[in-house]
Context: one part of a larger RNA
RNA sequence: AGCUUAUGGUGGAUACCUAGGCACCCAGAGCCGAUGAAGGGCGUAGCAACCGACGAAACGCUUCGGGGAGUUGGAAGCCAACUGUGAUCCGAAGAUUCCCGAAUAGGGCAACCUGCAAAACUACCUGCUGAAUUCAUAGGCAGGCGAGAGACAACCCAGCCAACUGAAACAUCUUAGUAGCUGGAGGAAGAGAAAGCAAACGCGAUUCCCUGAGUAGCGGCGAGCGAAAUGGGACCAGCCUAAACCGAUCUUAGAUCGGGGUCGUGGGACUGGACAAAAGGAAACGUUCUGUCAGGAGAACCAGCUGAAUCCUGGACCAAAGAGGGUGAAAGUCCCGUAUCUAAAGGCUUCCCGUUUCCACCAGAAUCCCGAGUAGCAUGGGGCACGUGAAAUCCCGUGUGAAUCCGCGAGGACCACCUCGCAAGGCUAAAUACUCCUGGGUGACCGAUAGUGAAACAGUACCGUGAGGGAAAGGUGAAAAGAACCCCCACCGGGGAGUGAAAGAGACCAUGAAACCGUAAGCUU
Numbered sequence: 001a002g003c004u005u006a007u008g009g010u011g012g013a014u015a016c017c018u019a020g021g022c023a024c025c026c027a028g029a030g031c032c033g034a035u036g037a038a039g040g041g042c043g044u045a046g047c048a049a050c051c052g053a054c055g056a057a058a059c060g061c062u063u064c065g066g067g068g069a070g071u072u073g074g075a076a077g078c079c080a081a082c083u084g085u086g087a088u089c090c091g092a093a094g095a096u097u098c099c100c101g102a103a104u105a106g107g108g109c110a111a112c113c114u115g116c117a118a119a120a121c122u123a124c125c126u127g128c129u130g131a132a133u134u135c136a137u138a139g140g141c142a143g144g145c146g147a148g149a150g151a152c153a154a155c156c157c158a159g160c161c162a163a164c165u166g167a168a169a170c171a172u173c174u175u176a177g178u179a180g181c182u183g184g185a186g187g188a189a190g191a192g193a194a195a196g197c198a199a200a201c202g203c204g205a206u207u208c209c210c211u212g213a214g215u216a217g218c219g220g221c222g223a224g225c226g227a228a229a230u231g232g233g234a235c236c237a238g239c240c241u242a243a244a245c246c247g248a249u250c251u252u253a254g255a256u257c258g259g260g261g262u263c264g265u266g267g268g269a270c271u272g273g274a275c276a277a278a279a280g281g282a283a284a285c286g287u288u289c290u291g292u293c294a295g296g297a298g299a300a301c302c303a304g305c306u307g308a309a310u311c312c313u314g315g316a317c318c319a320a321a322g323a324g325g326g327u328g329a330a331a332g333u334c335c336c337g338u339a340u341c342u343a344a345a346g347g348c349u350u351c352c353c354g355u356u357u358c359c360a361c362c363a364g365a366a367u368c369c370c371g372a373g374u375a376g377c378a379u380g381g382g383g384c385a386c387g388u389g390a391a392a393u394c395c396c397g398u399g400u401g402a403a404u405c406c407g408c409g410a411g412g413a414c415c416a417c418c419u420c421g422c423a424a425g426g427c428u429a430a431a432u433a434c435u436c437c438u439g440g441g442u443g444a445c446c447g448a449u450a451g452u453g454a455a456a457c458a459g460u461a462c463c464g465u466g467a468g469g470g471a472a473a474g475g476u477g478a479a480a481a482g483a484a485c486c487c488c489c490a491c492c493g494g495g496g497a498g499u500g501a502a503a504g505a506g507a508c509c510a511u512g513a514a515a516c517c518g519u520a521a522g523c524u525u
Base pairs, nucleotide, nucleotide: 001524002523003522004521005520006519007518008517009516016475017474020446021445022443023442024441025440026439027438028437029435030434032150039100040099041098042055043054044053046078047077050074051073052059061094062093063092064091065090066089070082071081072080105114106113107112121148122147124144125143126142127141128140129139155186156184157183158182159181160180166173170220196203197202207234208233209232210231217225218224238427239426240425241371245259246258247257248256249255250254264405266370267369268368269367270364271363272362273361280359281358282357283356284355285354286353291348292347293346295342296341297340301315302314303313304312316333317332318322324336325335326334376400377399378398379397380396381395382394386412407422408421409420410419411418462469463468482509485496486495487494488493
C1' cells in the first nucleotide's frame, strides 16, 4: 500500500407519513366601481419586527340571532384585564373606513405638494344666444341632472390581422381568419319565429349532440380543405311595430301623440254582422312555501396484557348510525362525527298562489296599404366546404335603378311550367360554452428532485437599467417531560446525573443506503 472482516464518521438515498397540490363531478355564483372599485402605501396592540385582522370610532364599534365556559389572532413569555348581568367565538344587518389608485379642484417623480368655494371630462335635459350663409346648422353662455369612465380567469360577439410551417424547393394554396392587437356585452353570448327546406311526398323559429360522412364536392384536381338535407335525440314559445284609415294638438304643403293594424290556405284598411264569458299566455309587484347563509338532538364496552390498547384473550351491546377523522399501536359502542330528525331575528332565492296590465270573431267587395336610393343589374372585392368556375344564395365599395298581390323572391347559370315563401323594422326563455370564485364530494392522481413555480412568511430571496427571469428549504417525542445540578471547557463540543418505552429520539433531532474518510484484527507484498 492493497484485500477481507468488524466497528464508526460523513452523507441524506430508500421505505413510511402529509400539512400541499392535480383532475373531475354535483350545486351555487358569475360579481365589483364616482355612495370611489380591483390593487396598494402608511398606520392601529402595554411590551409588536413579520404574517393575518382592522382604519384616526383603527387586534376593533352597534343591533338582532346562535352558543354556553373560558378568553385577550399566528405566538410562547411578562404585565394587566374581560367573563353565567353570558365574554371570547359563529351567522345576518349596520356604523366607521387615513392616503394613493378610473382618481375626477390644480399640480405631481403613486401613496406627496398647493388649495379648500370645486364631481375634472364627456353625454343628456332646459333656456338664452349664434357664424361662413337667407332660413338653418355648427359653435358659445348659464342652469339642471347625476348616466358614463376603471377592474375582470375562461367562455361570447364584432373590427384589424401575421409568420414559421406543409406542399419533401416555391408563388395560387396551407398554417388560418389561427396567434396577436382593439372594441363591446352577459351570466351566458350569438342565432331565432321562413322572401326557409324539400321534391311532386311532405316539414314547419333558433340552438346543441349523434348520424348522414371523410360522403357530395372544392383543390398548382398537388398538399390538402370539406358540407347540407334527411333520420334519431336534448329543449321547446312565441311576440311587438311601420303603412293604409280615424281623431287630437301645433312651429300646418307636414310633425308629434292617441286609436287601428301585423298576415301568405294572402293579410289589413273599408262595408256589413256578432260582441262577453270561459280558459290560456306574457310582464311587474307581494305573501306563503322550498332551498341557502349560524346551529341543536343524536344509540351502544368493560376487564387482563402494555410506557400507552384501538391489537390479542375473555365475556357484552348498538345499528335508519360498520362514511370519515382523532385519541400514547389497529376503535361501530372513548372524542368529533355519521344515519335520521329538527331550528331563525335578518338577508338572498326556485316553483306555486294572489293582485294589476296587455293579447285572442265571421262574411263581402276590389278603392287604398303591405317597410326605396331598397331589390335587381354592371363593375371591383369578400364570405359561403365551393380557389371565377356553368356559380346560384349572402355581404360590401362605385355607378345605375324597379314593382305593391293581375305583385315580389327562391328552388345552384339562364328560360318556361310547377312548387315553396313574403325581403328591404324590432324583441325573445330553454336545451349549448366556460370557471377568477363559494360549498360538498370522488380518484387503478402525486407524495417533498414528485405534485402548482410555491406543503415552509413564494412570485419571496436572488439576478437584470428594464421588459423579464426566478429558487432552495417538510418529519424530536405520546407529551417538552427540550436535559436542574456537577466536571472538562473562551465558545463550540463533550462526560456524568436526570427525563423518557427509547437519547444509538438531544433540538445539525424518525428511518439512515452508496460514494467518501477513519479505527482494530487477519492475509498478501

Source information
RNAcentral holds the full RNA, with entries from ENA and SILVA. A computed fold for a 525-nucleotide part of an RNA from Nephroselmis astigmatica, annotated as large-subunit ribosomal RNA, domain I. A source record names the gene rrl. Rfam family: Bacterial large subunit ribosomal RNA.